[in-house]
Predicted 3D model of a 74-nucleotide RNA (transfer RNA) from a compost metagenome. Its mean pLDDT, the model's own confidence on a scale to 100, is 82.
RNA sequence: GGGCCUUUAGCUCAGUUGGUUAGAGCUCCGAGCUCAUAACUCGGCGGUCCAGGGUUCGAGUCCCUGAGGGCCCA
Numbered sequence: 001g002g003g004c005c006u007u008u009a010g011c012u013c014a015g016u017u018g019g020u021u022a023g024a025g026c027u028c029c030g031a032g033c034u035c036a037u038a039a040c041u042c043g044g045c046g047g048u049c050c051a052g053g054g055u056u057c058g059a060g061u062c063c064c065u066g067a068g069g070g071c072c073c074a
Stems, first nucleotide, its partner, number of pairs: 001073007010026004019057001028044005050066005
């Protein structure tokens, strides 16, 4: 220098040809259970989806530019 993949909750990830309110597990908080702790059960908190722009009635999803991370070639 060239190419590809990836970025969504504190962590690991889903999100089905663009369509009502963005989800799961774990963590965390509260309650139950217990003499107590763990485990288990129930409930709850938490994100404007890496940044900016564009297309569209409508964008996590499509397009462009940039940024972080990973891999390959030179």